[in-house]
RNA sequence: UAAUGUAAAAAGCAAACCAUUCGGAAACGGUGGGACGCAAAACUAAAGGGCCUAUUAAGAUGGUAGCCAGUUGCCGUG
Numbered sequence: 001u002a003a004u005g006u007a008a009a010a011a012g013c014a015a016a017c018c019a020u021u022c023g024g025a026a027a028c029g030g031u032g033g034g035a036c037g038c039a040a041a042a043c044u045a046a047a048g049g050g051c052c053u054a055u056u057a058a059g060a061u062g063g064u065a066g067c068c069a070g071u072u073g074c075c076g077u078g
Stems, first nucleotide, its partner, number of pairs: 003077003012038002017033004022029002036066001042071003048068002050064003
């Protein structure tokens, strides 16, 4: 350092759903609870593809990184 996640240790994140006198037209997001899962479920939506939304005559310039992708990285093995 490529590769890798069988076992161990220490941590971390948090789907559905519920609440909200929160933001938004919506998709969706914030906050609190919750615990399906995750070895990158960390970061990036200004590399790119996919998907979602449509205030609108139409159209993504809106959203999604827990769809693929890109970048960085802990522990163990090696």
Predicted 3D model of a 78-nucleotide RNA (c-di-GMP-I riboswitch aptamer). Of the family's consensus pairs, 94% are formed in the model. The prediction has a mean pLDDT of 78. The sequence was found by an Rfam model in a public genome assembly.